[in-house]
A computed fold for a 404-nucleotide RNA from Paenibacillus bovis, annotated as Bacterial RNase P class A. Its mean pLDDT, the model's own confidence on a scale to 100, is 76. Its Rfam family is "Bacterial RNase P class A". By type it is a ribozyme. The model forms 94% of the base pairs in the Rfam consensus.
C1' cells in the first nucleotide's frame, strides 16, 4: 500500500412553524369535553415468530408409558438450540473461524452406479501339494476335472489397516518386525473434556436409518384472562281509560279501533311508530383493567481469565388500539462528484526508442463553489437470544510489498 480477521460504538444536530398520542397543573364546563401552560413520545434489528422464560387460563401436571427435545467439558444464568473459557477434530501462510462432538466394542438395517463380490465374493488370474483322468515300468511328466488363493489386474468413494520379510503348490495377520487408527487397563499432567508414556486386544463407512444410553419435557396463549354494560329481543311480576268483535272452564283471554305517549324542529293538521312501569338472567355492543416500576437503566467500587454475580448512589424513559410517534424551513455536520484556486519540474510504465509535461503547469499534494445523497426500517402484554435486513467511519490484530 493493498488484502484481510475481530471487536465495541454510533444510527445526522440544531432552531422556528404547522399537526398527531399519552401524562399533568390551571381555567371554563351539570357532564361529555375543551382551551392554555409544563413534560414525554420507536429499535439494533420494533422484522421472522425459530428457541428459551415471566405472565393469565384450562388444570393439579407425583410416578411410569409412549411421543418429542438436547447431546465434547467445566462455568454463567430465572431459563435456553443462548453465552463465557477450554478440550478435541477441521480450514486459513496467519490474525482467526467452523463443527447435529455420546455410542458402529449392544443389537438389526444400508452402502446408489461400476464391478465376479460392499464384510463375506473368483470375471482375468495365480494354483493345481492332495484326488481323479492321461502318458509312462518307474522316477516322474501332462492335464486343468473336483478344488486352493484374496497376492496381482479391472471396477469403485470404499475391496478387509500399510510397507517388508518368513512361510507355501499358490497364498493369506496366518506368522515375524516396523508403522498408522481405534478400544481397554494402568501411569503422568489436569476439577473435567482430554493429555504422557506403556501393556493387552482389535481393524471399511452410515446413528442428518432404526435403535441403545443419558437427561429435560402438560396444553393454549394478551383475540390469554378479570370486570363494568348499553338498544333492540326473549321471559317473570304489578298496573292498564273507552268502543266493538270471537271465544270461554264465566275468574278471564286475543284481535281490531280510538284516546294517551314518542319521532316529524315551537304550535296546529297530516303521516309514521307504540301497551305502561320494575325486576333478574345469558349474549351482542362499548368500555375499564391486563399495559408498561422491569430478570429496568445509568455510574462507580468490587469477586472472577471471561460469560455475570454482589454492593452503593442516581433515575423514571412510548403505551396507541386501525392503530400516534410526522410534515416544512433555515443553519451546520458526513460521504459522494467537482468548476475553480494555490503549490508543483520532471512523471506515467516490469520495461523501451512509447506516453504526458517543462510556467500557456504533467504526475501529485493541499483547499474548495453548485449539485446530489444521509441507510435498513415502524413498538402493540413483558424479557433473554438465535437469524435475517441494513448505511458510514473507527480501534486492535495478520499477511505481502515499498521507502526510511
Nucleotide at each position: 500500500a493493498a488484502a484481510g480477521u475481530u471487536u465495541a460504538a454510533c444510527a445526522g444536530a440544531c432552531a422556528a412553524u404547522c399537526g398527531c398520542c399519552g401524562g399533568u397543573a390551571g381555567c371554563c364546563g351539570a357532564a361529555a369535553g375543551g382551551c392554555u401552560g409544563c413534560g414525554g413520545g420507536a429499535g439494533g434489528a420494533a422484522a421472522g415468530u425459530c428457541c428459551g422464560g415471566g405472565c393469565u387460563c384450562c388444570g393439579u401436571a407425583g410416578g411410569g408409558c409412549a411421543g418429542g427435545g438436547u447431546g465434547c467439558u467445566g462455568g454463567a444464568u430465572a431459563a435456553c438450540a443462548u453465552c463465557c473459557a477450554g478440550u478435541c477434530a477441521g480450514u486459513g501462510c496467519a490474525a482467526a473461524c467452523u463443527g447435529a462432538a455420546g455410542g458402529a466394542u449392544a443389537g438389526u438395517g444400508c452402502c446408489a452406479c461400476a464391478g465376479a463380490a460392499a464384510u463375506g465374493g473368483a470375471c482375468c488370474g495365480c494354483c493345481g501339494a492332495u484326488g481323479g483322468c492321461u502318458c509312462g515300468c518307474a522316477a516322474g511328466a501332462g492335464u486343468a476335472c473336483a478344488g486352493g488363493c484374496a497376492a496381482g489386474g479391472a471396477u469403485g468413494g470404499a475391496a478387509c489397516c500399510g510397507a517388508g520379510g518368513u512361510g507355501u503348490a499358490a497364498g493369506a495377520g496366518a506368522c515375524c518386525c516396523c508403522g498408522a487408527g481405534g478400544a481397554a487397563c494402568a501411569c503422568u499432567g489436569g476439577u473435567g473434556a482430554c493429555u504422557u508414556u506403556g501393556u493387552u486386544c482389535c481393524u471399511g463407512g452410515u446413528a442428518a436409518a432404526c435403535c441403545c444410553c443419558a437427561u429435560c419435557u402438560g396444553g393454549a396463549g394478551c383475540a390469554a384472562g378479570a370486570c363494568c354494560u348499553a338498544a333492540a329481543g326473549a321471559g317473570a311480576u304489578a298496573c292498564a281509560g273507552c268502543u266493538u268483535u270471537u271465544u270461554u272452564u264465566c275468574g278471564g283471554a286475543a284481535a281490531a279501533g280510538c284516546a294517551g305517549c314518542c319521532u316529524u324542529a315551537g304550535c296546529c293538521c297530516g303521516a309514521g311508530g307504540u301497551g305502561u312501569a320494575u325486576c333478574g338472567a345469558g349474549g351482542u355492543u362499548g368500555g375499564u383493567c391486563g399495559c408498561u416500576g422491569g430478570a429496568g437503566c445509568c455510574a462507580a467500587a468490587u469477586a472472577g481469565u471471561a460469560a455475570u454475580g454482589u454492593u452503593u448512589g442516581g433515575c423514571c424513559u412510548a403505551g396507541a388500539u386501525a392503530g400516534a410517534u410526522g410534515a416544512u424551513u433555515g443553519u451546520c455536520a458526513c460521504c459522494a462528484a467537482a468548476a475553480g484556486u494555490g503549490g508543483g519540474a520532471g512523471g506515467g510504465u516490469a520495461g523501451u526508442u512509447c506516453c504526458c509535461g517543462a510556467u500557456c503547469g504533467a504526475a501529485c499534494c493541499a483547499c474548495a463553489a453548485c449539485u446530489g445523497g444521509u441507510a435498513c426500517a415502524g413498538a402493540a402484554c413483558c424479557c433473554g437470544g438465535c437469524u435475517u435486513a441494513u448505511g458510514a467511519g473507527a480501534a486492535a490484530c495478520u499477511u505481502u510489498c515499498c521507502c526510511a